[in-house]
RNA sequence: GUCUAUAGCUCAGCGGUUAGAGCGGCCGGCUCAUAACCGGUUGGUCCUCGGUUCAAAUCCGGGUGG
Numbered sequence: 001g002u003c004u005a006u007a008g009c010u011c012a013g014c015g016g017u018u019a020g021a022g023c024g025g026c027c028g029g030c031u032c033a034u035a036a037c038c039g040g041u042u043g044g045u046c047c048u049c050g051g052u053u054c055a056a057a058u059c060c061g062g063g064u065g066g
Stems, first nucleotide, its partner, number of pairs: 003066003008023004016054001024042006047063005
């Protein structure tokens, strides 16, 4: 100097619906049984502090971490 920080993990997310997906966890189905597969369900202080705005995960600044 540049990029980056969003669920347990990997990541999406136009300034405005209720912040989502896959994997994972839990319950069930299927099977003699396990895995696979199928259905349901669970899951967030959007790193932190300010600013702008009617409204900020999203834009701007400081800090911290990578």